[in-house]
Molecule: transfer RNA
Organism: Myxococcales bacterium
Parts: sequence; structure tokens; C1' cells
RNA sequence: UCGGGGGUAGUUCAAAGGUAGAACGCCUGGUUCUGGUCCAGGAUGUUGGGGGUUCGAAUCCUCCCUCCCGAA
Repeated sequence: UCGGGGGUAGUUCAAAGGUAGAACGCCUGGUUCUGGUCCAGGAUGUUGGGGGUUCGAAUCCUCCCUCCCGAA
């Protein structure tokens, strides 16, 4: 320099144009002598950033940032 893949909740990951979700974690209560397990409930996202397309964008286009792999 070129090509490919990734960036979404605290973590690991879903969501193939129509309300952003799950598991684990966290908080509260119940259960327990206490803790854990179990049960009930709850909080949590500028979807890496800017712009564009669209009635509508995590998703499509474009530029930039960043991480990984490969080629030279």
C1' cells in the first nucleotide's frame, strides 16, 4: 500500500429495512442462622464517529477512527 473480517448493555453474542433482544453479571424483595442455590421483580444502549439513500437504517451507500487476519 492492497484485500478480507470485526466494533451493539458491565461481559459474551443475537437482531438479513418496520418497537434494539438473550444469557451471564448488577440492584431490590422472598427463601436461609449466614452465604450460595432457587423464586419474583427491576435498572442498564448517543448500535465506534460524520454524511447520504429511504415514509422508516444496527441493517443499504460513502468517508473517517480502531482491532484482527492475509498478500505484496